[in-house]
């Protein structure tokens, strides 16, 4: 301003991220269909499939005022043979003649890419019945023929001959104003042909009646013929527009034009004869495919897509194809012929027929209605009219097919019924929801009421007026729909809610079942025992007489990008280049006005749209008014800019003149070095090849060497981030030829540019054909080797090629994966090629510039990486390409090719993604650096016996269960003969062996004492005493009463039953490894980064230094306890130096407080001194004191987190399962089996031993149901004994390896002890399965242990004993702990194996198993 009032987004690729891309959903709409429900009304709608086929009715007739004539009827009237005729008026009906209509109106969309629509325009090249104004006329005749009648054919349809008649039927004559035809004169007008008047003579050409008033003249209507106009409807033609396909690229002989004829209302190849060759096409012809077209619908911010029922405009068609005729007007849905095909009739000759009218029927389909009523309205035909006719049309009917509107009841009504469901068992929720009270009565249903509006016509009467016209006004009559709509009442809450969802998107949540089944499902995805996703149930959300589901259009989708995208790595720049046509084009000056702009007219129907207003109770609908709506026409007028056309201009191009530079290109000729070969010498046994081999060459003499030769390809060093071309590419010299480019001067030309679809032309390697050449080197081939196998990788050989000529190919990660040409926009810093200054003897250096060609880098851009004057930044111009992943650059057609094969280039399935940069991390037979008994360097071990444990298999009635790589496997179990125990088999109990509670009841009952019977026992059963005292024994109370016992019944109890992948808590491991975070700030869109990463240095993210990062937590260290030195205190049970007493010996006594020790509090180590390296810094090296030196040793202490890492049998726990058992109790078996195999250990193989005899020195612990000591027995285990001891007192207890001496003498032995036989001890209710210990006898494998493997860096290993928990005892050789004796080696970090940090690479994230 305004008539426009408008633009949402979200799931899903990933461990996360941004981006790019596709899928998908949320909206809104239908001519819809399904599924579930289903009360009313208005208004609309309603074969989208088969333009499939069609019974039966009905949709186009009317006019008797154009005609003859039949019927049938009133009335008179005549006459009679009573059968009924005849006449006259009327009035009604009918087939036939003529009329006029049937070319409208209703269907439908098959074809039709234009003979069609649409919108503007032409017709100077056209037609037009009715109708409407204006003008003019309508004489007089004349032959026929239907209809009927006779007659004949025929099954029908239906024909035929004779005969008979009328007209507004049909034909002449007459009359011609005009009209038309062919001439003469004049006069306007036009964009050509030409068009309009005027005017003169010549020729053609018309008619029809019928009715009304009237006595009659004669009027009047209706016709009728003729002209001119109008209207309003036709034809015909131009432009522009608006589908797909180029895997349709060339089409055209009536084909384009002409000239003449025909034809038509009308122009024209519309047709015909001739002549000319011409006409259309990349601006898509020709050709296939699809489709009726618009107004409009539908959706959308628009701009655009999609549709094209309904309504309304055109156009096609009427069974399927042709074709006329009538007529104004059809080549004609309900006309005609003719052919097809179908159906019917049929006496077989022959006929008939066309619902895409309105209903209907079958049939197609996922689907689409009554064989209604009416001509009362609207509108149409006919007619003067009255009125007929009208499936047009108006009603009605059926279908929730849409859209609007009503209602299925309102108010009260509880700390809240029952009933559901949940539950944490308290309660929540359904819920103010019902019940119940009070009110209303739409609506349904029943009564009446309504003759309502919708009505103009028409007949009639009045006024008016000349008028029976036409206009007013009044009466009468007309309604399918209709007893409708509305009103009034009655009666009563009475009749009336369902469908969907409930994992996210997306609004709504629990409980059951179910168990990767059965099922969902739009995407993404749910469902393998706790499913908010499946099926129910209950809540709760939405929507509401409907809702959901499918199909389909737009949208969202900026995902085809005009508006408004893109192409370095996500798809996407043609390998390069010339260039035609296209596009697009420098500076100024004039004209034009074609695009462009303003203004004026026309158009742009209605309906729709928007708006204003009115009208049904409101909507929806409906009706009036204004608007808006075209790349449209026409006119008038602006000239910036763009075009056209003309005049200049030099900056864009371009010529010229002059340098210097280059592997630019083509040809010819020469050159060395090498490699192979071929000769000849020397020379001898190898030689070559590899990781290591062998093939292979070599005594016929290789390789090596030395000359000669002889042939091909290829050109080291120079050489470079150089230098040249358009790219592909080019690299010895020398010459001839030849193309670009670049600099300076600054002459000429005057816009000559710039791109660039078809097109042309060039195009490595390879592979093709001919025809040479062939030295290397090498596809195929052979061999040799690796190897599980090696059609590979390595080795030794080799053919085609590889080189030269001539010709094809036409393709590469032809890549800067970055078209091509302009123009602009801070800079540094190298090189190549020129000029200028300046300098200089001459160079260099250096300042300036012009061309190229690297790096760095702002701005700016980008998804990020990166690009950044050599853009991928900012604009311009043109050209090519892209549009999810796969199928697939296939297939097919075509086009090139000698082939290989190139271009061009789909589609059907199928998926929910492919995919780009970046990030964290994991990983790497990647790299830096560092560490740890990781490795080496030692020491001693398993791995082999025997034995002893745990495991695995096997096996059993049971061998109870759990652990499974490191991190199961002497592990839970720190003690399995019963018991433990959880298993098995057998007997037994059921409210239970254990808890709590409710209700009944018991009272010489419960307990507790002896005893019987049965039984393996547990159980069952049966006697006996004792029970004072009392209310009912024991407790509190001391009145009631409560607690407590027992017995029954109910709640329940009880499960080591399953799930460690539902958990809690505990716990292992990585790993005591040094790392794991966080606040704030900053950088990055953004996941993240930064800090933490660099230099250095530690054990150690310890600690220092720099740093955009400054601090902080968790971890590291310290803190604590032990252990090692002193000191101080204190002195029993420990001590014993002096001092005194005393024993056979002994702190044994008295006594002491020095000393060990004991336990308490201190001290001490701190890189604190010194010296040295280092950044003067952390630190490190080395020394000094010191008992102890750099964290003095060794625990406890385990960050963020991994491993669904172990436990549901420790405990605890949710779910779930058993309940005369899956609970409990017994007894006896079992866990302990035994052809095997592994793990852990003892003991051993001996002499550093082993047997004997002596002797010497510890800690740490335990001890009253216990340690138990001397004595005495006994060889021993043990016994027997009993002192001490609640323990620095007593006891276990003896420590051992050591040391001293003896024997043993290398042997399966004086080593080894298994396994056996025999006697016994203990402990215990019990030692058979199944227990430890003595003693005697008995003597097995073993003689050092393959591949493999394990621990340990010092008081460590190894070696010797001691002690303890568990425990009646023991299966302990095992665990934990103690304290003697008491090493060896480490150069070092290449290499395994594990970790720590940086950096890389990734297509790995259950993350290299």
């Nucleotide at each position: 301003c305004u008539u426009a009032c408008g633009g949402a987004g979200a799931g899903u690729u990933u461990g996360a991220u941004c981006c790019u891309g596709g899928c998908u959903c949320a909206g809104a709409g239908u001519g819809a269909a399904c599924g579930c429900u289903g009360g009313c009304g208005g208004c609309a709608u309603g074969c989208c499939u088969a333009a499939c086929a069609c019974a039966u009715g009905c949709a186009a007739g009317u006019c008797g005022a154009a005609c003859g004539a039949g019927c049938u009827u009133u009335g008179g009237c005549a006459g009679u043979u009573u059968a009924u005729c005849g006449u006259c008026a009327g009035a009604g009906u009918u087939a036939g003649u003529g009329g006029c209509a049937a070319a409208c109106g209703g269907g439908u969309g098959a074809g039709u890419a234009a003979u069609a629509c649409g919108u503007g325009g032409a017709c100077a090249a056209u037609c037009u019945u009715c109708c409407c104004u204006c003008g003019a006329g309508c004489g007089g005749g004349g032959g026929a023929u239907a209809a009927c009648u006779c007659c004949g054919g025929g099954a029908a349809a239906c024909c035929g001959g004779a005969g008979c008649u009328a007209a507004u039927a049909c034909c002449g004559c007459g009359u011609g104003a005009g009209a038309c035809c062919a001439c003469g004169u004049c006069c306007u007008g036009g964009c050509a042909u030409c068009a309009g008047g005027a005017u003169g003579a010549g020729g053609u050409u018309a008619a029809a009646g019928c009715u009304c008033c009237g006595c009659a003249a004669g009027g009047g209507g209706c016709g009728c013929u003729u002209g001119a106009g109008g209207a309003g409807g036709g034809g015909u033609u131009c432009a522009c527009g608006g589908c797909c396909u180029a895997u349709c690229a060339g089409c055209u002989a009536g084909u384009u034009g002409g000239c003449g004829g025909g034809g038509u209302u009308a122009a024209a190849g519309c047709c015909c004869a001739c002549c000319a060759a011409g006409g259309c096409g990349a601006c898509g012809a020709c050709g296939g495919g699809u489709a009726a077209c618009c107004g409009g619908u539908c959706u959308g911010a628009a701009a655009g897509g999609a549709c094209g029922a309904c309504c309304g405009g055109u156009c096609a068609c009427a069974a399927u194809g042709g074709c006329a005729c009538u007529g104004a007007g059809a080549c004609a849905c309900g006309g005609g012929c003719c052919a097809u095909a179908c159906u019917c009739c049929u006496a077989c000759g022959g006929g008939a027929g066309g619902c895409a009218g309105c209903a209907g029927u079958g049939g197609g389909g996922a689907a689409u209605u009554u064989u209604g009523c009416g001509c009362a309205a609207u509108g149409g035909g006919g007619g003067a009219a009255a009125c007929c006719c009208u499936g047009a049309c108006g009603c009605a009917g059926c279908g929730a097919u849409g859209c609007c509107g009503c209602g299925u009841g309102g108010a009260g009504g509880a700390c809240g019924a029952a009933g559901g469901u949940c539950u944490u068992c308290g309660g929540a929720u359904u819920g103010u929801a019902a019940a119940c009270u009070c009110c209303u009565u739409u609506u349904a249903u029943c009564g009446g009421u309504g003759a309502a509006a919708a009505a103009u016509a028409u007949u009639u009467a009045c006024g008016u007026g000349a008028a029976u016209a036409a206009c007013g006004u009044g009466a009468a009559u007309u309604g399918a729909u209709u007893g409708u709509a509305g009103c009034c009442g009655g009666u009563g809450a009475a009749u009336a809610a369902g469908c969907c969802a409930c994992g996210g998107c997306u609004a709504a949540c629990u409980u059951c079942g179910u168990g990767c089944c059965a099922g969902c499902a739009g995407c993404c995805g749910c469902g393998g025992u706790a499913a908010g996703a499946c099926g129910a149930a209950g809540g709760u959300g939405g929507c509401g007489a409907g809702c959901g589901u499918u199909a389909c259009u737009c949208g969202g989708a900026u995902u085809u990008a005009c508006u408004a995208g893109g192409c370095g790595u996500a798809a996407a720049g043609c390998g390069u280049g010339g260039g035609c046509a296209g596009g697009c084009g420098g500076c100024u000056c004039g004209a034009u006005a074609a695009g462009u702009c303003u203004c004026u007219u026309g158009u742009g129907a209605a309906a729709g749209c928007c708006u204003u207003g009115g009208g049904c109770u409101u909507a929806a609908c409906c009706c009036a008014g204004g608007g808006a709506g075209g790349c449209c026409a026409a006119g008038a007028g602006a000239u910036a800019c763009u075009a056209u056309c003309g005049g200049g201009c030099u900056u864009g191009g371009a010529u010229g003149u002059g340098g210097g530079a280059g592997a630019g290109g083509a040809g010819a000729c020469u050159g060395g070095a090498a490699u192979u070969c071929c000769c000849g010498g020397u020379g001898u046994a190898g030689c070559g090849g590899u990781g290591a081999a062998a093939u292979g060459c070599g005594u016929u003499g290789a390789u090596a060497u030395c000359g000669g030769g002889a042939g091909g390809a290829a050109c080291a060093c120079c050489a470079a981030u150089g230098g040249c071309g358009a790219a592909a590419g080019c690299a010895a010299g020398u010459c001839u030829c030849u193309g670009g480019a670049c600099c300076a001067c600054c002459a000429u030309c005057g816009a000559c540019g710039c791109u660039c679809a078809u097109c042309c032309a060039c195009g490595a390697a390879a592979g093709c054909u001919g025809g040479g050449g062939g030295a290397u080197c090498a596809a195929a081939c052979a061999g040799g080797a690796u190897u599980a196998g090696a059609u590979a990788c390595c080795c030794u050989g080799g053919u085609a090629g590889u080189c030269c000529c001539a010709g094809c190919c036409g393709u590469a990660a032809a890549c800067g994966a970055u078209g091509u040409a302009g123009a602009u926009u801070a800079g540094g810093u190298g090189u190549c090629g020129g000029a200028g200054g300046a300098g200089u003897c001459g160079a260099a250096c250096c300042c300036u510039u012009c061309g190229g060609u690297g790096c760095c880098g702002c701005a700016g851009u980008u998804a990020a990486c990166a690009c950044a004057u050599u853009a991928a930044a900012u604009c311009u111009a043109c050209c090519a390409c892209c549009u999810g992943g796969g199928g697939a650059g296939u297939a097919c057609g075509g086009u090139c090719g000698c082939a290989a094969g190139a271009c061009u280039g789909a589609a059907a399935c199928u998926c929910a993604a492919a995919g780009a940069a970046a990030u964290u991390g994991a990983c790497g037979g990647g790299g830096a650096c560092c560490c740890g008994c990781a490795c080496a360097a030692g020491c001693g071990g398993u791995g082999g016996a025997g034995c002893a444990u745990g495991u695995g298999g096997u096996u059993u009635a049971a061998u109870u269960c759990g652990a499974g790589g490191c991190u199961a496997c002497g592990c839970g179990a720190g003690g399995a003969a019963c018991c433990u125990u959880a298993c098995c088999u057998a007997g037994g109990c059921u409210u239970g062996a254990c808890a709590u509670g409710u209700u009944a009841g018991c009272a010489g009952u419960a307990g507790g004492u002896g005893g019987g019977a049965u039984g393996a026992a547990a159980g069952u059963u049966c006697c006996u005493c004792c029970g004072a005292c009392c209310g009912u024994a024991u407790c509190c109370a001391a009145u009631c009463g409560g607690a407590g016992g027992c017995u029954a019944a109910c709640a329940c109890a009880g499960g080591u039953g399953c799930u460690g992948c539902a958990u809690g808590g505990c716990u292992g491991u990585c790993g005591u490894c040094a790392g794991c975070u966080c606040g704030u700030g900053c950088u990055g869109u953004g996941a993240a980064g930064u800090g933490u990463u660099g230099g250095g240095u530690u054990a150690a993210g310890u600690c220092c230094c720099g740093c955009a990062a400054c601090g902080a937590g968790c971890g590291c260290a310290a803190c604590c306890a032990u252990u090692a030195c002193c000191c101080c205190u204190a002195g029993u049970u420990g001590c014993c130096a002096a001092c005194a007493g005393g024993u056979a010996a002994a702190g044994c006594u008295g006594g002491g407080a020095a000393c060990u020790c004991u336990a308490g509090g201190g001290g001490g180590a701190c890189u604190g001194c010194c010296g040295g390296u280092g950044a003067u810094a952390a630190a490190c090296c080395g020394g000094a004191g010191g008992a102890a030196g750099g964290u003095g040793g060794a625990g406890a202490u385990g960050a963020c987190g991994u491993c669904a890492a172990g436990u549901c049998a420790g405990c605890a726990u949710g779910g779930c399962c058993c309940u005369u058992a899956c609970g409990c109790c017994u007894a006896g078996g079992g866990c302990g089996a035994c052809a095997c195999a592994c793990g852990u250990g003892c003991u051993a193989c001996a002499a550093u031993g082993g047997u004997c005899g002596g002797u010497a020195c510890a800690a740490u612990g335990g001890g009253u149901u216990g340690c138990g000591a001397a004595g005495c027995c006994g060889c021993g285990a043990g016994g027997u004994g009993a002192a001490g001891c609640c323990a620095a007192u007593c006891c276990c207890a003896a420590a051992a390896a050591g040391c001293c001496g003896a024997c043993c003498c290398c042997a399966g032995u004086u080593c080894g002890g298994a396994u056996u036989g025999a006697a016994g001890g203990c402990u215990g209710c019990a030692a058979u399965u199944c227990g430890c210990c003595u003693u005697c006898a008995u003597g097995a494998a073993g003689c050092u242990g393959g591949a493999a493997u394990c621990g340990c860096u010092a008081g460590u290993a190894a070696u010797g004993g001691c002690g303890u928990a568990u425990c009646a005892g023991c299966c302990a050789c095992g665990a934990c702990g103690c304290c003697g004796u008491g090493a060896a080696u480490a150069c070092g970090u290449u290499c395994c194996c594990g970790g720590g940090u940086c950096u890389u690479g990734u297509a790995c994230a259950c993350a290299c198993c």
Model confidence (mean pLDDT): 84 of 100. Small-subunit ribosomal RNA from an Elusimicrobiota bacterium, 1409 nucleotides, folded computationally.